[in-house]
Molecule: transfer RNA
Organism: Candidatus Jorgensenbacteria bacterium
RNA sequence: GGGGGCAUAGUGAAAUGGCAUCACGACUCUCUCCAAAAGAGUUAUUCUAGGUUCGAAUCCUAGUGCCCCCG
Numbered sequence: 001g002g003g004g005g006c007a008u009a010g011u012g013a014a015a016u017g018g019c020a021u022c023a024c025g026a027c028u029c030u031c032u033c034c035a036a037a038a039g040a041g042u043u044a045u046u047c048u049a050g051g052u053u054c055g056a057a058u059c060c061u062a063g064u065g066c067c068c069c070c071g
Stems, first nucleotide, its partner, number of pairs: 001070007010024004018054001025043006047063005
C1' cells in the first nucleotide's frame, strides 16, 4: 500500500428491510426470625456521520477502533 471480517444494554449473544429480543447482572417486592434459593416486577442497547427507502441494527458511502490475509 491492497483485500477481507467484526462493532447491538454493565457482560455474553439473537434479530427475512416492518414493535430492537434472550440470558446473566443491577435495583425493588414477595417468601424467611435473618440470609440463600425460588417467584414477580423494573432498569438499560444498535461504533460515528451522511445517503437510499413509506420504513434501516440490516442496504450504500465515508470515517473510527480491533482482528486476519497478501505485498